[in-house]
RNA sequence: GGGCGUAGCUCAGUUGGCUAGAGCGUCAGCCUUCCAAGCUGAGGGUCGAGGGUUCGAGUCCCUUCACCC
Numbered sequence: 001g002g003g004c005g006u007a008g009c010u011c012a013g014u015u016g017g018c019u020a021g022a023g024c025g026u027c028a029g030c031c032u033u034c035c036a037a038g039c040u041g042a043g044g045g046u047c048g049a050g051g052g053u054u055c056g057a058g059u060c061c062c063u064u065c066a067c068c069c
Stems, first nucleotide, its partner, number of pairs: 001069003005065001008024004017055001026042005048064005
């Protein structure tokens, strides 16, 4: 100097705009003699941290931390 940081894990979401999402996993129910599979539902988030701009920020700006090159 460049890249990256969003749910337990892997990630999407970037011309700023409705209440932040998906898959897997977890939990519960249905099903099954039981398990798995399948179906339905639920829980889970300080969008690394702090500040700024704005009516409004995961998204733009500044500083900073961690990791990779």
This is a predicted structure of a 69-nucleotide RNA (transfer RNA) from uncultured Sulfurimonas sp. The same sequence occurs in records of 2 taxa. Rfam family: tRNA. The family's RNA type in Rfam is transfer RNA. From the family's description: Transfer RNA (tRNA) molecules are approximately 80 nucleotides in length. Its mean pLDDT, the model's own confidence on a scale to 100, is 80.